[in-house]
RNA sequence: GUUCGCCCACAGCACACCCGGCGAAAGCCGGGGCCGCAAAGCUACGGGUCCUCGCCUCCUCCGCGCCGCCGUGAUCCCCGGACGCGGAAGACCCUCAAGACCGCCGAGCUGCCGGA
Numbered sequence: 001g002u003u004c005g006c007c008c009a010c011a012g013c014a015c016a017c018c019c020g021g022c023g024a025a026a027g028c029c030g031g032g033g034c035c036g037c038a039a040a041g042c043u044a045c046g047g048g049u050c051c052u053c054g055c056c057u058c059c060u061c062c063g064c065g066c067c068g069c070c071g072u073g074a075u076c077c078c079c080g081g082a083c084g085c086g087g088a089a090g091a092c093c094c095u096c097a098a099g100a101c102c103g104c105c106g107a108g109c110u111g112c113c114g115g116a
Stems, first nucleotide, its partner, number of pairs: 002116004012037002017032006035103001041109003045106003048101003054096001057091002060088006066081003
C1' cells in the first nucleotide's frame, strides 16, 4: 500500500420510544435511552424512498367594480351575468419546483485493531 473481517484490544455511534426546541411537513438539533452497526464516519454524486408551505388547474362562496334588468328621466334597492380584481374554504397530494433521508442501495473521501 492492497485486501479480508469470526476472533483480540482500546474505543466509537445510537433504532424505537420519552422530554424540550425548530419546521407547513418529511425531518433535524439537544438531553435521556440502547435495537443494532466493521465504517450506523463524512459527502445529496447516481438510483430509490418520503413530505407538500408554494406555483399551475378545477370547484364553491363572499366583497368591490363593470354590464344588464326595472323606469318618462336620474339614482337607490332587489334580481341576473359566461366579465375584471381581491379574499376564504375545498379538490387535485398527481405533475413541476423547492425540501428531507447516508441506520435504503451504489459511488467518492477518510479511519481503529488484527490476519493474509